This is a predicted structure of a 72-nucleotide RNA (c-di-GMP-I riboswitch aptamer) from a soil metagenome.
């Protein structure tokens, strides 16, 4: 400089995500999310008698990557 996890509000089917508090941690923890790759999640929608299963148009870049960048 950013800001993990927990706690508190608020939103969302849900994963997540915003805001306060906190600092685990990063020299890019800055950007990109059909048009690379993986990864979560399943409301709607299919399949099933049921348990369940399947799917992203819904999310994750602090999971690899593109890409721009500070100081030597």
């Nucleotide at each position: 400089g950013c800001a993990a996890a927990g706690c508190c509000c608020g939103c969302g089917a849900a994963a997540a995500c915003g805001g306060g508090u906190g600092a685990c941690g990063c020299a890019a923890a800055g950007c990109u999310a059909a048009a690379g790759g993986g990864c979560c999640u399943a409301a709607g929608g299919g399949c099933g008698c049921a348990a369940g299963c399947c799917u992203a148009u819904g999310g994750c870049a602090g999971c690899c990557a593109g890409u721009u960048g500070c100081c030597g």
About this RNA:
The sequence is in RNAcentral, with records from MGnify.